[in-house]
Context: one part of a larger RNA
RNA sequence: UGGUGGUUGAGGAACUAAGCAAAUUACAUCCGUAACUUAGGGAAAAGGAUGCCCAUCGGGCGCAAGCUUUGAUGGGGGCACAGAAAUGGCUCGGGCGGCUGUUUAACAAAAACACAGGUCUCUGCUAAACCAGUAAUGGGAUGUAUAGGGACCGACGCGUGCCCAGUGCCCGUAGGUUAAGAUUGGGGGUGACUUCUGCUUUGCAGAACGAGCUUCUGAUUUAAGCCCGGGUGAACGGCAGCAGUAACUAUAACUGUUCUAUGGUAGCGUAAUCCCUUGCCGGGUAAGUUCCGGCCCGCACGAAACGCGUAACGAUCUGAGCGCUCUCUUAACCAUUAACUCG
Numbered sequence: 001u002g003g004u005g006g007u008u009g010a011g012g013a014a015c016u017a018a019g020c021a022a023a024u025u026a027c028a029u030c031c032g033u034a035a036c037u038u039a040g041g042g043a044a045a046a047g048g049a050u051g052c053c054c055a056u057c058g059g060g061c062g063c064a065a066g067c068u069u070u071g072a073u074g075g076g077g078g079c080a081c082a083g084a085a086a087u088g089g090c091u092c093g094g095g096c097g098g099c100u101g102u103u104u105a106a107c108a109a110a111a112a113c114a115c116a117g118g119u120c121u122c123u124g125c126u127a128a129a130c131c132a133g134u135a136a137u138g139g140g141a142u143g144u145a146u147a148g149g150g151a152c153c154g155a156c157g158c159g160u161g162c163c164c165a166g167u168g169c170c171c172g173u174a175g176g177u178u179a180a181g182a183u184u185g186g187g188g189g190u191g192a193c194u195u196c197u198g199c200u201u202u203g204c205a206g207a208a209c210g211a212g213c214u215u216c217u218g219a220u221u222u223a224a225g226c227c228c229g230g231g232u233g234a235a236c237g238g239c240a241g242c243a244g245u246a247a248c249u250a251u252a253a254c255u256g257u258u259c260u261a262u263g264g265u266a267g268c269g270u271a272a273u274c275c276c277u278u279g280c281c282g283g284g285u286a287a288g289u290u291c292c293g294g295c296c297c298g299c300a301c302g303a304a305a306c307g308c309g310u311a312a313c314g315a316u317c318u319g320a321g322c323g324c325u326c327u328c329u330u331a332a333c334c335a336u337u338a339a340c341u342c343g
Base pairs, nucleotide, nucleotide: 001338002337003336004335005334006333007332008331009330010329011328014327019324027051028050029049030048031047036041038155052076053075054074055073056072057071058069059068060067061066077081089322090321091320092319093318094317095316096314097313101113102112117153118152119151120150121149122148123147130139131138132137156309157308158307159306161239162238163237166236167235168232169231170230171229172228175227176226177225181221182220183219184218185217186216187215188214189213190212194208195207196206197205198204199203240258241257242256243255244254267301268298279295280294281293282292283291
């Protein structure tokens, strides 16, 4: 001087990103306990008193002797009486997520996942839909729409607005378009068989007809799909701009106009969302970029990628206070282990 463990005078968060760490609290009995609330909770809320030893009295059991005692009163001793160990600090706001649960084995435990519950959609079963497999087959299910699969939201309360033009999905089939195939033509190439002619007559040459094969090109017939007509948002998604106007000013209930499928309703709002921004006002502090309550021209909230509330819950995030403390200021100490010296 460092590590680890511990103590202290005065102050008591002045430390720090942050009370991180430590300290406080802690057991039992008795008393007492608020807002709020889904009436269950909240709650060990909070906040107090008592606890060792002795005596007297009371209670219980017992015929009695006596035993026992979670009762009452009085007294005593010690530095210390839940005498060691073990053993909640508490309160008041706000955000998020209902809750218990799950998760990145070994840097993240959360506001992420799940959840009960809500809605949409597929599925009628000899062989469901869907999934695994080339298949056989198996799961679904020895189930049958109060069942099973998929998707989104995520307790509960109050709600969930407008747009179907685009994309998707569902329904419809009159018309248009449309493949292979089938039927039936035309042109080209090759050309068997057959017939005819000529000749140098076991044959050769030429011409005609022309099956088959092949190639090019039409016509007729023809499905789904697409075009087309409807529907559908708890389907993918979307939900404007510019001017003017009231008897101070300001503002604009009102009016005009352009575009669009329709122009953001309720609720909330400087927010886990606000760039400007430490917005403005109020509260708390001596002093507050955080926090709480209001305001609202929302750069760029908004209604199941749900909106707004919400008791209880949380090793969650954030603000404040009480208690408590070596976190800190000032001032000291102890133990142990390294370092250092000798050996």
Molecule: large-subunit ribosomal RNA, domain IV
Organism: Prolixibacteraceae bacterium